A computed fold for a 73-nucleotide RNA from a Candidatus Woesearchaeota archaeon, annotated as transfer RNA.
The coordinates come from a structure-prediction model, not an experiment, and the mean pLDDT is 82.
NCBI's taxonomy places the organism under Archaea, Nanobdellati, Candidatus Woesearchaeota.
It matches the Rfam family "tRNA". It is annotated as a transfer RNA.
[in-house]
RNA sequence: GCCCUCGUAGCUUAGUAGCUAUAGCGGCAGCCUCGUAAGCUGCAGGUCGGGGGUGCAAUUCCCCCCGAGGGCU
Repeated sequence: GCCCUCGUAGCUUAGUAGCUAUAGCGGCAGCCUCGUAAGCUGCAGGUCGGGGGUGCAAUUCCCCCCGAGGGCU
C1' cells in the first nucleotide's frame, strides 16, 4: 500500500433483503426474610463509532474518515 470482517446500554450481545432496537449480567426500587444472600416483580440506562448522501422514512443501502482484528505484498 491492497483486501476481508467487525464497531448497537457500564460489559457481553440479538436484530434487520429499510418502517424509529432485543436479551443476559450489572445498577436502582419493591415483594419475600428476624436480617443477608438467593428467588420474584418493576424501573432507569442506547444521538446503533463520526460525518455526508439517497429516500416519505436509514441501525440496515452508498461514499469518506476513525478505531479493533485478520490476510496478502